[in-house]
RNA sequence: CACUUCCAUGCGGGAGAGAGCGCACAUCGCGCCGCCGAAGGAGCAACCGCCCCGGAAACUCUCAGGCACAAGGGACCGCAUGGAAAAU
Repeated sequence: CACUUCCAUGCGGGAGAGAGCGCACAUCGCGCCGCCGAAGGAGCAACCGCCCCGGAAACUCUCAGGCACAAGGGACCGCAUGGAAAAU
């Protein structure tokens, strides 16, 4: 110095599911039913490890969250910057 991994930030992309019913109201509110899974959370497990015990999914459950447009959120992906780790 390059490569790799992790974290943070910025930019771009980013799905699914009722314009349901009722009430109220100059307003995106509340209740009921029906749905969605890709914030988070929980569960099982392939697998992995230092094998007592731990780590574990995009699978499963929907507690939370979400379900016209818009806004917001959004796992994950790409690029850039910074920091850290490992290693050459």